Predicted 3D model of a 39-nucleotide RNA (nadA riboswitch) from an Acidobacteriaceae bacterium. Model confidence (mean pLDDT): 81 of 100. It matches the Rfam family "nadA riboswitch". The family's RNA type in Rfam is small RNA.
This record gives sequence, structure tokens and C1' cells, in this order.
RNA sequence: GCUUUCAACAUCCCCGUCCGGCAUGUCCGGACUGAAGGC
Repeated sequence: GCUUUCAACAUCCCCGUCCGGCAUGUCCGGACUGAAGGC
């Protein structure tokens, strides 16, 4: 640097942040932060 899987952090648990889409959802897309694995 590329890639895969994730959300530790949170005034119990769940919930990382921002922007966009229309079908308004337990939805989808993009960018970013952090963690672990692979190359």
C1' cells in the first nucleotide's frame, strides 16, 4: 500500500462519524476514524 471481517471507544444493553439516494426502511450507496486477520 491492497484486501477481508468488524465497532473497542458510548451515563445499562444496542448504536463508530459524516454526506447522499428514494423505496422512508431493522433500507441502499459513497467517504472517513479505529481494531483484528490475509497478501